[in-house]
RNA sequence: GCCCGGGUAGCUCAACUGGUGGAGCAUCGCUCUUGUAAAGCGGAGGUUGCGGGUUCGAGUCCCGCCCCGGGCU
Numbered sequence: 001g002c003c004c005g006g007g008u009a010g011c012u013c014a015a016c017u018g019g020u021g022g023a024g025c026a027u028c029g030c031u032c033u034u035g036u037a038a039a040g041c042g043g044a045g046g047u048u049g050c051g052g053g054u055u056c057g058a059g060u061c062c063c064g065c066c067c068c069g070g071g072c073u
Stems, first nucleotide, its partner, number of pairs: 001072007010025004019056001027043005049065005
């Protein structure tokens, strides 16, 4: 330098080929307990890596850049 995969909540990952961004764990509150843990219920937490474009509508499609992993030379 070229090719491929990936970047979404604090962490690990979803989102059915464009139509309201979710789950588990963690965290906070409540119930339970003499107390803690476990268990149950509920809540909060997102500029979907950055900047543009297409579209009525973009995590998803297109272009440029950044970062991570792998391959080729």
Predicted 3D model of a 73-nucleotide RNA (transfer RNA) from an Actinomycetota bacterium.
It matches the Rfam family "tRNA". Rfam's curators write: Transfer RNA (tRNA) molecules are approximately 80 nucleotides in length.
The source organism's lineage runs through Bacteria, Bacillati and Actinomycetota.